[in-house]
Formats: sequence, C1' cells, structure tokens
RNA sequence: AUAAGAUAAUGGCAAACUUACUGAAAAGUAAGGACGCAAAGCUAAAGGGACUAAUGGAGUAAAAUCCGAUGUCAGCCAGCUGCCUUA
Repeated sequence: AUAAGAUAAUGGCAAACUUACUGAAAAGUAAGGACGCAAAGCUAAAGGGACUAAUGGAGUAAAAUCCGAUGUCAGCCAGCUGCCUUA
C1' cells in the first nucleotide's frame, strides 16, 4: 500500500417504542430504551432512489382529488474517510 472481516482487543453507534419540545407533514432534537450495525462515521440541486405536500397551481357549488420541494430520509443504494486483526 492492497484485500478480507473469520479469530480476538480497545471501544463506538443506537432501531422499534415511550415522554417532552419543534414542524403543515415527512421528520428532527433531548431523555429513556436496544432491533441491530465492521463503517449504523461524514456527504442531501451540483450521483441515484425514497418520503411528505406547506405557500402555490389545476379541479369542485363546496369538497374529494391531482401536480409540485425550496422540506425530509445516508439504519435504501452510492461516494469519501477511518480503528483493529489476519493475509
């Protein structure tokens, strides 16, 4: 430097759910809590994909409904970076 993640070791993160707060919502933050994770570290127009649909547009007698991201998700794929051990 490259590859692998079996064997260890130091450790790390924290799903669902509950409570409080924020938000139109998706969801986020904090505390509790652990389903799991070798990157469950970082990156959100400037890789793809997914979720919500407010202001707005279409529609209607009024609705329903449809469009729509500037909002959200990296624990969907992906890119970048990294610990240890083994070869």
Molecule: c-di-GMP-I riboswitch aptamer
Organism: Halalkalibacter oceani